Molecule: transfer RNA
Organism: Christensenellaceae bacterium
């Protein structure tokens, strides 16, 4: 320095242009128990960051910032 991947809740992850961002774990509350846990329903929390395309962007384009591979 060039190429190639990868970033989505507190953590793991699903979503390849459409109307509310999907589950699991956690964690709050309620039931349920003498009480814990287990179990049941319920709530809250997310698309690195800007910029463009488009009626419409997590999506795709471009820069940037972290990661990670690679080749010199």
């Nucleotide at each position: 320095g060039g190429c190639c991947c990868c970033a989505u809740a507190g953590u793991c992850a699903a979503g390849u242009g459409g109307u509310u961002a999907a589950g699991a774990c956690a964690u709050c509350g309620c039931c349920c128990u003498u009480u814990c846990a287990c179990g049941g329903c319920g709530g809250g929390u997310a698309c690195a960051g800007g910029a463009g395309u488009u009626c419409g962007a997590a999506u795709c384009u471009c820069c940037u910032u972290g990661g990670g591979g690679u080749c010199a």